[in-house]
Molecule: small-subunit ribosomal RNA
Organism: Pirellulales bacterium
RNA sequence: AAAUUGAAGGGUUUGAUUCUGGCUCAGAAUGAACGUUGGCGGCGUGGAUUAGGCAUGCAAGUCGCGCGAGAACCCGCAAGGGGGAAAGCGGCGAAAGGGACAGUAAUGUGUAGAUACCUACCCCUGGGUUCGGGAUAGCCGCGGGAAACUGCGGGUAAUACCGGAUAACAUCUCCGGAUCAAAGGUGUGAUUCCGCCCGGGGACGGGUCUGCAUCCUAUUAGCUAGUUGGCGAGGUAAUGGCUCACCAAGGCAAUGAUGGGUAGCGGGUGUGAGAGCACGACCCGCGUCACUGGGACUGAGACACUGCCCAGACACCUACGGGUGGCUGCAGUCGAGGAUCUUCGGCAAUGGGCGCAAGCCUGACCGAGCGACGCCGCGUGCGGGAUGAAGGCCUUCGGGUUGUAAACCGCUGUCAGUGGGGAGGAAGGCUCCGUGCAGAGCGGAGUUUGACCUAUCCGCAGAGGAAGUGUGGGCUAAGCUCGUGCCAGCAGCCGCGGUAAGACGAGCCACACAAACGUUAUUCGGAAUUACUGGGCUUAAAGGGUGCGUAGGCGGUAUGGCAAGUCGGGAGUGAAAUACCCCAGCUCAACUGAGGAACUGCUCUCGAUACUGCCGUGCUUGAGUGAGACAGAGGUAAGCGGAACUUAGGGUGGAGCGGUGAAAUGCGUUGAUAUCCUAAGGAACACCGGUGGCGAAGGCGGCUUACUGGGUCUCAACUGACGCUGAGGCACGAAAGCUAGGGUAGCAAACGGGAUUAGAUACCCCGGUAGUCCUAGCCGUAAACGAUGAGCACUUGAUUGAAGGGUCCUCCAUAGCCUUUCAGUCGUAGCGAAAGUGUUAAGUGCUCCGCCUGGGGAGUAUGGUCGCAAGGCUGAAACUCAAAGAAAUUGACGGGGGCUCACACAAGCGGUGGAGGAUGUGGCUUAAUUCGAGGCUACGCGAAGAACCUUAUCCUAGUCUUGACAUGCACGGAUUAACUCCCUGAAAGGGGAGCCAGGCCUUCGGGUACAACGUGCACAGGUGCUGCAUGGCUGUCGUCAGCUCGUGUCGUGAGAUGUCGCGUUAAGUCGCUUAACGAGCGAAACCCUUGUCUCUAGUUGCCAGCGGGUCAUGCCGGGGACUCUAGAGAGACUGCCGGUGUUAAACCGGAGGAAGGUGGGGAUGACGUCAAGUCCUCAUGGCCUUUAUGAUUAGGGCUGCACACGUCCUACAAUGGCGCGUACAAAGGGAAGCCAAGUCGCGAGACCAAGCAAAUCCCAAAAAACGCGCCCCAGUUCGGAUUGCAGGCUGCAACCCGCCUGCAUGAAGCCGGAAUCGCUAGUAAUCGCGGGUCAGCAUACCGCGGUGAAUGUGUUCCUGAGCCUUGUACACACCGCCCGUCAAGCCACGAAAGUGGGGGGCAUCCGAAGUCGGUGAGCGAACCGCAAGGGCGCAGCCGCCGAAGAUGAACUCCGUGAUUGGGACUAAGUCGUAACAAGGUAACCGUAGGGGAACCUGCGGUUGGAUCACCUCCUUU
Repeated sequence: AAAUUGAAGGGUUUGAUUCUGGCUCAGAAUGAACGUUGGCGGCGUGGAUUAGGCAUGCAAGUCGCGCGAGAACCCGCAAGGGGGAAAGCGGCGAAAGGGACAGUAAUGUGUAGAUACCUACCCCUGGGUUCGGGAUAGCCGCGGGAAACUGCGGGUAAUACCGGAUAACAUCUCCGGAUCAAAGGUGUGAUUCCGCCCGGGGACGGGUCUGCAUCCUAUUAGCUAGUUGGCGAGGUAAUGGCUCACCAAGGCAAUGAUGGGUAGCGGGUGUGAGAGCACGACCCGCGUCACUGGGACUGAGACACUGCCCAGACACCUACGGGUGGCUGCAGUCGAGGAUCUUCGGCAAUGGGCGCAAGCCUGACCGAGCGACGCCGCGUGCGGGAUGAAGGCCUUCGGGUUGUAAACCGCUGUCAGUGGGGAGGAAGGCUCCGUGCAGAGCGGAGUUUGACCUAUCCGCAGAGGAAGUGUGGGCUAAGCUCGUGCCAGCAGCCGCGGUAAGACGAGCCACACAAACGUUAUUCGGAAUUACUGGGCUUAAAGGGUGCGUAGGCGGUAUGGCAAGUCGGGAGUGAAAUACCCCAGCUCAACUGAGGAACUGCUCUCGAUACUGCCGUGCUUGAGUGAGACAGAGGUAAGCGGAACUUAGGGUGGAGCGGUGAAAUGCGUUGAUAUCCUAAGGAACACCGGUGGCGAAGGCGGCUUACUGGGUCUCAACUGACGCUGAGGCACGAAAGCUAGGGUAGCAAACGGGAUUAGAUACCCCGGUAGUCCUAGCCGUAAACGAUGAGCACUUGAUUGAAGGGUCCUCCAUAGCCUUUCAGUCGUAGCGAAAGUGUUAAGUGCUCCGCCUGGGGAGUAUGGUCGCAAGGCUGAAACUCAAAGAAAUUGACGGGGGCUCACACAAGCGGUGGAGGAUGUGGCUUAAUUCGAGGCUACGCGAAGAACCUUAUCCUAGUCUUGACAUGCACGGAUUAACUCCCUGAAAGGGGAGCCAGGCCUUCGGGUACAACGUGCACAGGUGCUGCAUGGCUGUCGUCAGCUCGUGUCGUGAGAUGUCGCGUUAAGUCGCUUAACGAGCGAAACCCUUGUCUCUAGUUGCCAGCGGGUCAUGCCGGGGACUCUAGAGAGACUGCCGGUGUUAAACCGGAGGAAGGUGGGGAUGACGUCAAGUCCUCAUGGCCUUUAUGAUUAGGGCUGCACACGUCCUACAAUGGCGCGUACAAAGGGAAGCCAAGUCGCGAGACCAAGCAAAUCCCAAAAAACGCGCCCCAGUUCGGAUUGCAGGCUGCAACCCGCCUGCAUGAAGCCGGAAUCGCUAGUAAUCGCGGGUCAGCAUACCGCGGUGAAUGUGUUCCUGAGCCUUGUACACACCGCCCGUCAAGCCACGAAAGUGGGGGGCAUCCGAAGUCGGUGAGCGAACCGCAAGGGCGCAGCCGCCGAAGAUGAACUCCGUGAUUGGGACUAAGUCGUAACAAGGUAACCGUAGGGGAACCUGCGGUUGGAUCACCUCCUUU
């Protein structure tokens, strides 16, 4: 100098957010256990469970210098001597040391004190140590007994026992006096060494008492008769009810007695920043226990771990008579358990007992052994080494990684192994010598002592013997591949796994730690998640329903005193160890030693007096009293009143009334309803009436009277802190309900009936009883709410209402202003998670009370208590989940609201649904009827055209296997390809024969192997699977007007704003306003087409004018005027006018114009939704297949038919059908084609054949229309199905299975049920024409033109959509969520006739051992006595107490129990639909009744209800 440097968070509730709140993780620790693995050493540590039972050995002896006697053995002839074991008497010890934690909540412990006491051995000190005596073990003899053990007789010693003497600084005392002891030993020698006796002091150790502290439970609230105290006595070492007699009636308790549960306490240990929380192994201190219970004896000390007695349980021995035993000492064993060691060595060290000593004993102790159980240390090598080897794994096939890792080269030698040396733990003891008075002490010499262990050093050999465990989805460091396919499995939490798993299993690689690593269990931490430090209660869990008030807590102002709290100084104590600091010793560390600081505490003492407290004296502002006014549904009782209602009587009247969404039940001709009069009755009090008033709350409403509580204002007369809060307690306390007695008009649980409905135990209707009312008494609960406890103080404002007072203006009144109290609204700061709150706080502070600690189970069970009951108050646990919840956000939804739009409805026109047929689908069938599409958004869809082909894992058969198709490699070689032919076959294919080339290079000799073929290898192939692995494409919402971004601003945030509002639009179109300003994708526009005009250009188009020609025709010459063609332009923009509107955007009307407000039509499809559709167009990951799921051939099927549905065609006829005549298009197509004209045929068509790659030729006739004629309402001259016959065409081929024609046949059908579709103008309707596909086949599809309407100008409703707003328990988003019964499985719990056991008490009985007391006639050596006898002692007996035991009635706890009750949990059970939206009857609370169930209904209450209207209030102007 130092010893006070210390604080982290994450995951998980949601679509997302903020909060509340639990669960969970990361850290440290352990007397641990388990799994895998395991080289060495040091230091520690190791029966936590059954204080369960124990075999065996050892754990307390020692002294011959207390005593008698003395074996073996030695010497000796013997006598005798030496020797000294075992046993005994006696002394000391055995009460320590060692073990354990059962009991104990205070007889304990900790700390600080006290004293009425004792203390052997030890130290100091004062004295003494004398004279005698009688026994008894051992021993000897005789017995009993299986044994343990024991009896009788004889004799013996002592430091054993006894008597006398002596007697104080001891003890007692009446102060005269009285009483009390001893032992010797060794030795030449003892006052002197070791002992002994009587005192005093000390030390050590103990006994007892006191203050304070010391776990949980009130579902334990009262306990106590020796109990509390006194007096006296006994007892003890000593105080004391410790014990007894008497007296008194006390003592303890909400500051928790008594009872119950649990527990040894402390130093300390773990953790933590700390405060705390948890623990009390090892070590130290204290206590307690020793098989269980009781008891005393001995002793200085015990009621005694290895002593005694008794009782009990257990075990052992036994000759059955009787005995013996106590490991919670060290080892060890069994049992139980997840689990805890050697039946080791030694007294060498340290310590203890005995002894003069040597020494003996010592499982205390020192050591060793076993266990990775813990902490610490060391090692398993070091350097070089790239072809980055091989192998493994992955791969985009290039490579990457394992990886300098290995191999290989060089080096080292720790540890282990082996051989050798070797300090230390040893100090002492004994003998001798010296010194010394000494045998003390000191010095010297010699000799002797190690159980166990080696530190360390030297040598040897050789990288040799030495690495694992867990993890790799996030938290949390570290990823790839394969396998598996909601399986197997993982998981601490969230969660992974259903065919591409970084989460399972494996491999490779990586990460972490390392002789260990993980897991489990437990503690603290994180957790501010019990909050003292350091939390909360409007809505998340949480304010008592309200008041009065006891204890308690807290308390205005001035002053004096005291000094308890408080503060300062000093002193004592706070054991050591531990922890901390510094230093030191083991090579370091762990470990150990030394010194310090600390031990935050308690006690004593001295001082201070601001604050708190206590005592005293004052004060008036808190509080109260008084006086005078005032308002009020405050309360209680009595009386009175009118309206309405119902009933009854009477009158009028005459068919209905009533009720509902609509009805019915019900009432009514015996006269209802309606109406008038009269009477009776009960209940409630319209208007005033009001976010007005009063009350503590519940609550209180006609009027009057009586009694009565509280409040406010003004005055400032009185008291003088009298105050605030308030655990228990007491009182009040809506509605429902209960008891008794009344009353009962209306209403109305239950109940009956009628409806509704699938049902309707409901909602609606008709009735209707308790009840509602009164009196008396219970009950004591509500969303008893402001979901906000009471009191006091402070902190910007505005405004309204109620009750008072004051003031200004000369007076009065009003208005105004000021002020007190009460009741509201809006808002500042602040607070708050936000919503919100905001002087009536949820702000800032103080005081007191109540309450909360995840959800469910559950306000349940049980116990207690209250109640007549219903039930109230108090109030758990097991088990289960990872959430439950609050506020706000964005969506979505609503049988919420507002605005708006759409052929959405309405108004119309025409259809579908009925018939026949066509076509697609389902179903059925089949060998197969290939596959896909499935509400809108599948179903004349893929398919723009299945006879074969197409055509497919469709079916039945036949074949091929490098393949029908592509590429590469190797080999063969001119064998061959192609071509020709033969056999077989349904064909494909198979078999065979003939024939002979070609390409490239060439030095012309040949070479090569390019094509082709054969063989083989790689591979091809797949309309096989997965559209839920994908790309691309497409449908739909929807041509709906939306969807977003940047910056800024607001909000903690998700988000909001912009994008809202007011207008307007087809439109988020535009304008205005505006914390927004801009922008993007959409809308619009740009594009195509159509409608008008102009210009340009006229062939194949056109033909007005001119000319030519024909029967006729732009046929020809010509022409560009027109039509037309196809290029370029113009035009339309709300531009102009008027009105409306905000001087806007825009709208309405008008003019002009071919066209007018987007002119018509088309193309164009935002962000996204539907895991929508498509792996069978194509592409593609993965999987599957490879003599087949590939390829190929023939035939069949996709066309199959009791049936159902969709989409169409044709019809049912006269606006029609038929016949004849006759007119006008557009847009297309054409060469393997369109095909004119001509001829033939009734016709389909055929023959022949011109023209045309097309404004030229052809298809090509347009049809409806128009004109004329017939038909005359009929299943027809409608309708055309079906069928027969005969033909035609295409094609290799029309049987299955094509189309067309002619003749004949002539079905259903006379306008279509419920329901449903399209369409707003050149549209619907109707008419025909063309095209694609295609050999052929069109009622389908895609286009084209002709004729050409009706209706609406509205938004109530249906459907869909957009915007704003509102509610929400939805977010897979209402096809959502979700409740209860029942049924099934499983789990824990409660009740239960009982039943089994434990615990602590009570009462009665019996009563061992034993102390104490009594007795003691029996027995007895010491003393007295000559003796008799006495004294004293003992046995025995009796008594009190007394353990165990027995019995009884209760209490309490635990287990079990037929049956029973609810509860929790469990992908797809049943019944309903209660709640969330106005949840379709708003919901909920309390209560009562009812019901399969959720629930329903009555009464009162709440808003934590939506919507509309009104009222009130506030803000701004």